[in-house]
Context: one part of a larger RNA
RNA sequence: UGACGGGGGCCCGCACAAGCGGUGGAGCAUGUGGUUUAAUACGAAGCGACGCGUAGAACCUUACCGGGGUUUGACAUGCAAGUGUUACCGACCUGAAAGGGAAGGGACCCUUCGGGGAGCUUGCACAGGUGUUGCAUGGCUGUCGUCAGCUCGUGUCGUGAGAUGUUGGGUUAAGUCCCGCAACGAGCGCAACCCUUGUCCAUAGUUGCCAGCGGUUCGGCCGGGGACUCUAUGGAGACUGCCGGUGAUAAGCCGGAGGAAGGUGGGGAUGACGUCAAGUCAUUAUGGCCCUUACGCCCCGGGCUACACACGUGCUACAAUGGUCGGUACAGAGGGUCGCCAAACCGUGAGGUGGAGCCAAUCCCUAAAAACCGGUCUCAGUUCGGAUUGGAGUCUGCAAUUCGACUCCAUGAAGCCGGAAUCGCUAGUAAUGGCGCAUCAGCUACGGCGCCGUGAAUACGUUCCCGGGCCUUGUACA
Numbered sequence: 001u002g003a004c005g006g007g008g009g010c011c012c013g014c015a016c017a018a019g020c021g022g023u024g025g026a027g028c029a030u031g032u033g034g035u036u037u038a039a040u041a042c043g044a045a046g047c048g049a050c051g052c053g054u055a056g057a058a059c060c061u062u063a064c065c066g067g068g069g070u071u072u073g074a075c076a077u078g079c080a081a082g083u084g085u086u087a088c089c090g091a092c093c094u095g096a097a098a099g100g101g102a103a104g105g106g107a108c109c110c111u112u113c114g115g116g117g118a119g120c121u122u123g124c125a126c127a128g129g130u131g132u133u134g135c136a137u138g139g140c141u142g143u144c145g146u147c148a149g150c151u152c153g154u155g156u157c158g159u160g161a162g163a164u165g166u167u168g169g170g171u172u173a174a175g176u177c178c179c180g181c182a183a184c185g186a187g188c189g190c191a192a193c194c195c196u197u198g199u200c201c202a203u204a205g206u207u208g209c210c211a212g213c214g215g216u217u218c219g220g221c222c223g224g225g226g227a228c229u230c231u232a233u234g235g236a237g238a239c240u241g242c243c244g245g246u247g248a249u250a251a252g253c254c255g256g257a258g259g260a261a262g263g264u265g266g267g268g269a270u271g272a273c274g275u276c277a278a279g280u281c282a283u284u285a286u287g288g289c290c291c292u293u294a295c296g297c298c299c300c301g302g303g304c305u306a307c308a309c310a311c312g313u314g315c316u317a318c319a320a321u322g323g324u325c326g327g328u329a330c331a332g333a334g335g336g337u338c339g340c341c342a343a344a345c346c347g348u349g350a351g352g353u354g355g356a357g358c359c360a361a362u363c364c365c366u367a368a369a370a371a372c373c374g375g376u377c378u379c380a381g382u383u384c385g386g387a388u389u390g391g392a393g394u395c396u397g398c399a400a401u402u403c404g405a406c407u408c409c410a411u412g413a414a415g416c417c418g419g420a421a422u423c424g425c426u427a428g429u430a431a432u433g434g435c436g437c438a439u440c441a442g443c444u445a446c447g448g449c450g451c452c453g454u455g456a457a458u459a460c461g462u463u464c465c466c467g468g469g470c471c472u473u474g475u476a477c478a
Base pairs, nucleotide, nucleotide: 001478002477003475004474005473007472008471009470010469011468012467013466015462016461019425020424021423022422023421026316027315028314029313030312031311032310033309034307035306042053043052064302065301066300067299068298069297070296073126077125078124079123080122081121082120083119088105089104093100094099108117109116110115128291129290131289132288133287137285139280140279141278142276144274149188150187151186152185153184154183155164156163157162168179169178170177194268195267196266197265199236200235201234202233203232204231205230209225210224213223214222215221239262242256243255244254245253246252318418322377323376324375325374326373327372328371334365335364336363339358340357344353345352346351384415389410390409391408392407393406394405395404431454432453433452434451435450436449437448
């Protein structure tokens, strides 16, 4: 100087408390451990591994296993030699496929017509490796932590390590600002500048809108209109600016006015010096090491989907604030040409037929659902719950047996609110309801990322638990 303390002081954070809803019990989904297996590919390991890499494992993917095949190779460059001009098509045979394969057809660019290039074959250099080392590395990332810190120059003090500044008194979300001070300044962080949302104005008016006017098949449908909504560009607006109180006359704090918004308005992006030899050699790059008729490459089949069990994360429930049937409303944000697919018709349905429109403010996905209004069920393992199983189907795809999703009929399991323990959340939040998208032929999505609808309760307080910041103290630790 740090680190640490079941030392002290001050202060924060859904850290506790106050509340609301969960997890832990059930069934299922998913990840992991374990076990099994020819193989169940590899990585991730307290927080910060475990719906994680994987925004899509039937084949492919695929790295694993079994079998079949191949050796200048699936891919690159160079050298040498050869080559009816070689690419390509190819009956037929073998084969599960890959691969092997005769005759014949056949065709590229430049050209001085000599040839050159590209291709193929052979040979040699080499390729190739998801082999190893993340404790050799780059890059990227997690984490403490969006915590308020981390440092430097000069000066001064100290023999020196170092200190000072950065401590102190206030204050702040903040090393934020004010005051003081052997310090004076500065840098990286904080804040602001960026995006979005909340109000208004201007401009613009189609594909969007419809107040007033006219028409109407009653549909903004038509004439028309730019007012409004909206769209998308520019601008205004919030700065403790104003008033009162308080404070050291300061920084600020408390209250008020005006205002769509008030003290960082809400949300996002943004992550200092560093820590964990944290993670990743399997995104990629890359040093060393290792393999080279194999640890490379091609193919078929299987596996990654196993299942006495254990854990994590979720979904669905256990019901009446509900189930079920009928009727009636109201979104936002997205996506669409190898695509989205309307009307109409067929089917109980998944879906099929069909083909209008749309490269989309025009057409389509598109039905929003909870909600509301009626009917019914009457507390029961039930008209709750839907697992499991049998049968019949639909769709995608070369192919759904291992191993897809969905539909219909039947079947109807556990489950009556969950031990110890434990998690999230402070407002348009939690809870609850649906909708969309990426990946994607299809899908094991109940996951992830977004969007809107309905919409709470509680916070006395900082003693305690956890994590953190500043000062101080002890130390046999570095």
Predicted 3D model of a 478-nucleotide part of an RNA (small-subunit ribosomal RNA, 3' major domain) from a metagenome. Model confidence (mean pLDDT): 85 of 100. RNAcentral holds the full RNA, with entries from SILVA.